[in-house]
RNA sequence: AGAGUUUGAUCCUGGCUCAGGAUGAACGCUGGCGGCGUGCUUAACACAUGCAAGUCGAGCGAGAAUUGUAUACCGGAGGCUUCGGCCAAAGGUAUAUGAGGGUGAGUAACGCGUGGGUAACCUACCUUAUACAGGGGGAUAACAUAUUGAAAAGUAUGCUAAUACCGCAUAAGCGCACAGGAUCGCAUGAUCUAGUGUGAAAAGCCGAGACGGUAUAAGAUGGACCCGCGUCUGAUUAGCUAGUAGGUGAGGUAAUGGCUCACCUAGGCGACGAUCAGUAGCCGACCUGAGAGGGUGAACGGCCACAUUGGGACUGAGACACGGCCCAAACUCCUACGGGAGGCAGCAGUGGGGAAUAUUGCACAAUGGGGGAAACCCUGAUGCAGCGACGCCGCGUGAAGGAUGAAGGUUUUCGGAUCGUAAACUUCUAUCAGCAGGGACGAAAAAAUGACGGUACCCAAGUAAGAAGCCCCGGCUAACUAUGUGCCAGCAGCCGCGGUAAUACAUAGGGGGCAAGCGUUAUCCGGAUUUACUGGGUGUAAAGGGUGCGUAGGCGGUUAUGUAAGUCAGAUGUGAAAACCCUGAGCUUAACUUAGGGAAUGCAUUUGAAACUAUGUGACUAGAGUAUGGGAGAGGUAAGUGGAAUUCCUAGUGUAGCGGUAAAAUGCGUAGAUAUUAGGAAGAACACCAGUGGCGAAGGCGACUUACUGGACCAAAACUGACGCUGAGGCACGAAAGCGUGGGGAGCAAACAGGAUUAGAUACCCUGGUAGUCCACGCCGUAAACGAUGAAUACUAGGUGUUGGGGGCUUAAGCCCUCAGUGCCGCAGCUAACGCAAUAAGUAUUCCACCUGGGGAGUACGAUCGCAAGGUUGAAACUCAAAGGAAUUGACGGGGGCCCGCACAAGCGGUGGAGCAUGUGGUUUAAUUCGAAGCAACGCGAAGAACCUUACCAAAACUUGACAUCCUAUUGACCGGUAUCUAAUUAAUAGUACCUUUCCCUUCGGGGACAAUAGAGACAGGUGGUGCAUGGUUGUCGUCAGCUCGUGUCGUGAGAUGUUGGGUUAAGUCCCGCAACGAGCGCAACCCUUAUCUUUAGUAGCCAUCAUUAAGUUGGGCACUCUAGAGAGACUGCCGUGGAUAACACGGAGGAAGGUGGGGAUGACGUCAAAUCAUCAUGCCCCUUAUGUUUUGGGCUACACACGUGCUACAAUGGCUGUUACAAAGAGAUGCAAGAGGGUGACCUGGAGCAAAACUCAAAAAAACAGUCUCAGUUCGGAUUGUAGUCUGCAACUCGACUACAUGAAGCUGGAAUCGCUAGUAAUCUCGGAUCAGAAUGCCGAGGUGAAUACGUUCCCGGGCCUUGUACACACCGCCCG
Repeated sequence: AGAGUUUGAUCCUGGCUCAGGAUGAACGCUGGCGGCGUGCUUAACACAUGCAAGUCGAGCGAGAAUUGUAUACCGGAGGCUUCGGCCAAAGGUAUAUGAGGGUGAGUAACGCGUGGGUAACCUACCUUAUACAGGGGGAUAACAUAUUGAAAAGUAUGCUAAUACCGCAUAAGCGCACAGGAUCGCAUGAUCUAGUGUGAAAAGCCGAGACGGUAUAAGAUGGACCCGCGUCUGAUUAGCUAGUAGGUGAGGUAAUGGCUCACCUAGGCGACGAUCAGUAGCCGACCUGAGAGGGUGAACGGCCACAUUGGGACUGAGACACGGCCCAAACUCCUACGGGAGGCAGCAGUGGGGAAUAUUGCACAAUGGGGGAAACCCUGAUGCAGCGACGCCGCGUGAAGGAUGAAGGUUUUCGGAUCGUAAACUUCUAUCAGCAGGGACGAAAAAAUGACGGUACCCAAGUAAGAAGCCCCGGCUAACUAUGUGCCAGCAGCCGCGGUAAUACAUAGGGGGCAAGCGUUAUCCGGAUUUACUGGGUGUAAAGGGUGCGUAGGCGGUUAUGUAAGUCAGAUGUGAAAACCCUGAGCUUAACUUAGGGAAUGCAUUUGAAACUAUGUGACUAGAGUAUGGGAGAGGUAAGUGGAAUUCCUAGUGUAGCGGUAAAAUGCGUAGAUAUUAGGAAGAACACCAGUGGCGAAGGCGACUUACUGGACCAAAACUGACGCUGAGGCACGAAAGCGUGGGGAGCAAACAGGAUUAGAUACCCUGGUAGUCCACGCCGUAAACGAUGAAUACUAGGUGUUGGGGGCUUAAGCCCUCAGUGCCGCAGCUAACGCAAUAAGUAUUCCACCUGGGGAGUACGAUCGCAAGGUUGAAACUCAAAGGAAUUGACGGGGGCCCGCACAAGCGGUGGAGCAUGUGGUUUAAUUCGAAGCAACGCGAAGAACCUUACCAAAACUUGACAUCCUAUUGACCGGUAUCUAAUUAAUAGUACCUUUCCCUUCGGGGACAAUAGAGACAGGUGGUGCAUGGUUGUCGUCAGCUCGUGUCGUGAGAUGUUGGGUUAAGUCCCGCAACGAGCGCAACCCUUAUCUUUAGUAGCCAUCAUUAAGUUGGGCACUCUAGAGAGACUGCCGUGGAUAACACGGAGGAAGGUGGGGAUGACGUCAAAUCAUCAUGCCCCUUAUGUUUUGGGCUACACACGUGCUACAAUGGCUGUUACAAAGAGAUGCAAGAGGGUGACCUGGAGCAAAACUCAAAAAAACAGUCUCAGUUCGGAUUGUAGUCUGCAACUCGACUACAUGAAGCUGGAAUCGCUAGUAAUCUCGGAUCAGAAUGCCGAGGUGAAUACGUUCCCGGGCCUUGUACACACCGCCCG
């Protein structure tokens, strides 16, 4: 000293929470010793029992026992005796004391604190001083007798004494009354002195004193009263008060005083908070804090109050009395029912309450108190001990060495790591505890006297022996792993953790912290500048009153002078002790105790100073105001006047509609509307001018005229002389709506009615329509009453408009200066930022109002105002960890701008209807294996399920296994083939017989490799789970033009800039500009292919010329085609126009090709927890005679149905038959297969050639030509079915393809809706390939024929850039309301 928490991130505001310290504490776990402290915070609840105040015979009386003797009160033991006498316990009377101890109920008060006053007082005991004590009297207790009562307690009669009681005498400097003088004082007065009158004392005892008594005065001590200042909360408590306030007189008191009484007056207190209500003992101090403050009032100390509750007095120096009295009340106890007794908030202790607080202890040894002359007695005050880790402090639980880093635990990548020098082991020591011995100080200057206590302390012997726990380990906050659990159990101070890999739960290991304690809970301060005096704010975060006038209050211009209240300085007194701080001292140390000093910020008194504030007096004119002269204005009130428009009425013309809407309907109209013409009526509002123009305090004010009237401004400087500013309460004004009474009512128009819209439509739209809107008077008193910005004054760069006035120069426009308004831009400064910026949100001053997390709530209750509606004032319980402001980046918008895309439009052809194929859903099933799910799943994984595949089902078989590595033993083979021979058997499986039968090296002994069998375990195996644990791969936005970085700059920051802007492009493509300059990944290019040419080469390709042939067949040739190597070519290069002399665009030339020529490969940062654990790999979990492996059969091919993708069609641009042309790209040895023969055909027989520019597949088909069909369910269409076949294959039943003949279904162009395509494209036609034994309408390729249309970007969809709004950020499939 700060930290966490609002957000995707940021800054701010703002609350919540944490880290610190403390406690009379309690609870949980644990617990060795000692010292010093401390211990009913709750029921001021009730109390059994014991103790806590007695003492004195030296005041007095009496009695008992005993003794002796004779007297003093009685009495007389005993002792002494000079024999004369003297002495005494207990009890009563009397006297003295009543301290100390406890508690905090009450009390908001002169109760407490602090400082004063008493000229308004008292004070026992103590000290000092002065003086005195003469002489009398009458009773009474004890006792005795009698008597009442259960008791407590009395009653009557009789006797007696005193330091008990009462007169008398004496007495001052004492008291009282009267009345002189002097001095002093803040007033009443005080003191001194002289005088008169009057009043009041005493006690004895004895050891003759250091005992007592009386009076007066003084001191000391203790008290009483009064005053200044300070002393909690509430205004949702605003008025309170009749002894109340004062006076006169009297009474009363120690004393002042309405303290009490009689009379008189009508006052007194209160916004500086009376009264009322709530709470509370106050202080020194204690805790905390840097301080200022805040909280507390245990222990210790001071004061107060109280003693079961309430009241009262008595006694006394002192009480209205804790262990006294009386009365009343409640409670408890005794009782013979008639009456009595009691008061633990003393010390122990009991019950109760409570989370919770101790022994019915010892002693008066010390300190202190009471009595006494003293001895001594009393003392639950006190000193000690006991109990409690309740707190503070100290000590210990061992020290040194010790690596094989033991065992064991935990963990692991299995190598190790860690607990850990820790242990064991060796050596050493003995603090504490235990045992044995000694043994205090505290006792006071002889002796005696110690509860504590045989305690503290000292010392010997001897054993590491008897002595460690608690909390925490996600961040804050020091400290990490494993296992279990699986939004469960649980944790949590805040944020939050837990849904199968939890460092956050539980356990364990390890670690961190503190330590005889550790945590938790509660409370207080701190952090919190989060009530801000120190030290905050109010445009938008909470917060400026709607506005003015103005009271109290607060603040206030220049100058001179006085005073000294504030202020400053000095001195004095006080601020108790303890506490705190400093320096020392004493207990071994510390805590603790103690000495000295400091401090105690305060209060009071006093002496000074005079700048500032204040105050008195005098003066001034810059603030303010008055007078004079001007001009401006929707300022206000009242009366009058005007035209346009609307509606209505009357009359004319005129005829079928009008009106209204997106479209309609309700409505009006043939009884004549709408339209139009003329006349009239009524009410309301005032077009243009009109302007971030004017006026007003605000609300607000708009036709014109008149009357009355308020304010502001300017000029000049005549007058007053601070008269000012603000303003709690108060008063006034205050839009609209609303209310009351009476008018008025054209238009508009809540409510209401009808028609529409809609799922509904109590709305938006339409037709009507009442209050109301208007006037007069009276209420209401609120608005986003906003500039969300209170008023006033002063100061602080500029620029540019505009309104009103004045001055100067020019006089034509205009320019300059100035005052008062009203706008914009902008510097400094301020601000969280946005922004404000002379009209401040800047710099300062003064005053007022208001705020203190969100919700609950401007609600409830109360009060007040109002006719009502309602207004003003204005909480709490409870609940959340946020709510909020500004700005940033994204995303989104049925926001805007620009642009693109077969996105729409313009076209062509389809799908959706039919049949079939294929995939999916659903259903079914023993199983119909699994995955894929909007685009971006659905002819997808699967480039090909009859067995296999195969993962599914049924039935069987095996268990180190079908597959890999290692070990042991045996064998030298194993494998393979044959028999189908045996078994319940088709197979796997188990077995039998036969055939066949290793390699390398060698020292020839053997060794090694390999293989098989048997065995044991490590392990194998899993298409089992998790694609939300992963790698890799892939899809998609999207071949969209974007995505970023470095340095610099700007911003508090997130971020921005660059990448935006003006153009341009297919493109963040390029150019220009610019606080940016560069760079990277993307774009483009480089790569492949295709289109042209050149060159090289000429076989298996080609053939122009020459020869030859049926035929490029052959010779020949390589010109052409072609093939495949190398090159060229295209770059806006050239011209023109436009453009900014740019980029670029348009047009043109040339060219095979022209503006990236066409196509392909190529996919940025990222998004979708997108897809895949079943391609593969892989963490974790799961199975292990099974979820593994093997076999047969079945299934993946099911079928009411629904969807997707395709094929074939519905025909004449066609079908069929025949004839004749023209390709490219591919494939081929387990292969492609020519020619030939057979078959109607699928195909078969046989086989030339070809590992391919050579041979084969291979026929290209649409097309063309000729013929036929003639619009029909057909010579269209071919499904389905029957029969007979072909081929592949162990095997075509479930379940293959093809062929022939026969059969000949639906279908005549397809609803809503929807898909593809912009040129060699669509459409259409065939050909090939992969997979593959066989099995394409699918997929991937190839060529042939070959169109139409695009005005354009309003709209739909998707995307890019800029901008704007946002309460969204899981980001509109959001958030959120009822």
Molecule: small-subunit ribosomal RNA
Organism: uncultured bacterium